[in-house]
Context: one part of a larger RNA
RNA sequence: UUGGGUUUAAAGGGUGCGCAGGCGGACUUAUAAGUCAGUGGUGAAAUCCUACGGCUCAACCGUGGCACUGCCAUUGAUACUGUAAGUCUUGAGUAUAGUUGAAGUGGGCGGAAUGUAGCAUGUAGCGGUGAAAUGCAUAGAUAUGCUACAGAACACCGAUAGCGAAGGCAGCUCACUAAGUUAUAACUGACGCUCAUGCACGAAAGCGUGGGGAUCAAACAGGAUUAGAUACCCUGGUAGUCCACGCUGUAAACGAUGAUCACUCGUUGUUGGCGAUACACCGUCAGCGACUAAGCGAAAGUGAUAAGUGAUCCACCUGGGGAGUACGGUCGCAAGAUUGAAACUC
Numbered sequence: 001u002u003g004g005g006u007u008u009a010a011a012g013g014g015u016g017c018g019c020a021g022g023c024g025g026a027c028u029u030a031u032a033a034g035u036c037a038g039u040g041g042u043g044a045a046a047u048c049c050u051a052c053g054g055c056u057c058a059a060c061c062g063u064g065g066c067a068c069u070g071c072c073a074u075u076g077a078u079a080c081u082g083u084a085a086g087u088c089u090u091g092a093g094u095a096u097a098g099u100u101g102a103a104g105u106g107g108g109c110g111g112a113a114u115g116u117a118g119c120a121u122g123u124a125g126c127g128g129u130g131a132a133a134u135g136c137a138u139a140g141a142u143a144u145g146c147u148a149c150a151g152a153a154c155a156c157c158g159a160u161a162g163c164g165a166a167g168g169c170a171g172c173u174c175a176c177u178a179a180g181u182u183a184u185a186a187c188u189g190a191c192g193c194u195c196a197u198g199c200a201c202g203a204a205a206g207c208g209u210g211g212g213g214a215u216c217a218a219a220c221a222g223g224a225u226u227a228g229a230u231a232c233c234c235u236g237g238u239a240g241u242c243c244a245c246g247c248u249g250u251a252a253a254c255g256a257u258g259a260u261c262a263c264u265c266g267u268u269g270u271u272g273g274c275g276a277u278a279c280a281c282c283g284u285c286a287g288c289g290a291c292u293a294a295g296c297g298a299a300a301g302u303g304a305u306a307a308g309u310g311a312u313c314c315a316c317c318u319g320g321g322g323a324g325u326a327c328g329g330u331c332g333c334a335a336g337a338u339u340g341a342a343a344c345u346c
Stems, first nucleotide, its partner, number of pairs: 004317003007300002012314001014201004021194003025088007033081002035077008049065006091191001092188003095184006103177007110154001114150008125136002162169002206247006216240001220236004258313006266291010295302002319346003328339004
């Protein structure tokens, strides 16, 4: 490279937006660039192939033919693609009227719990464990009551539920912002899909500056356990955990399953809307689940939310180790991230 693949064997980018590029709905007309056909020219010789011939054969050589799949010119064809013009409404978007939700950002407020402090009652233990000890406590602890302060998280509702592109999102309330979806089929009229580079977002941990510090808790200290115990268990405890701004840019960032479109038996539950309206049942659109036919699959399984049948575009894979390492580049304050080999070895 051809070909084959990417849930679990190697392999889907963490997610979105989107320029270039690739691909693109229905109908009509024109054109004839791609495409197809004819003709002419050219495509040196040698070589290759082929039919004969010459060296006693062969290699070798000679003569003729084919071929040289190409290029140029010209004449036509017009289904498809392109281009130009026009039309359309199913794709896409807009409008109007509803509706849905832990979607986001910034304020305000609340109760329970925890810790601490003060006061009161009260007396000898408390705490902890498999059992203990370290620890706390007659300078009055633990327990109980009242008061105050602080920070962080929001029991029940709560779900097999909902929302968001992903990461993720949960007390109540206000303001601002975004989105989905349904109905109408009023408007635009292909305005679409995908997307290398790029830009933005991106859990936790970590970093910088300044706050904050209740709980929990790497490191650390002590007590146990043990042959040892740099652990598991216990008592403490600092970064951190929280906030603001900036950086980092990674995760089993998982559905280990890229995005979009079309098509392909049934059963059942549920969320939101609409119709019919009496949540009695039923229909329909958009989601979220379970089971299953065909099909697919190495099997497990999957099965209209496909891993089925097709189309378009992107990303990625090519034996194990060496190695996501070295070197170089880019980015970063650093930690490191990203790109990413080879020798050697099996």

Model confidence (mean pLDDT): 87 of 100.
This is a predicted structure of a 346-nucleotide part of an RNA (small-subunit ribosomal RNA, central domain) from an uncultured bacterium.
Its Rfam family is "Bacterial small subunit ribosomal RNA".
The RNAcentral record of the full RNA draws on ENA and SILVA.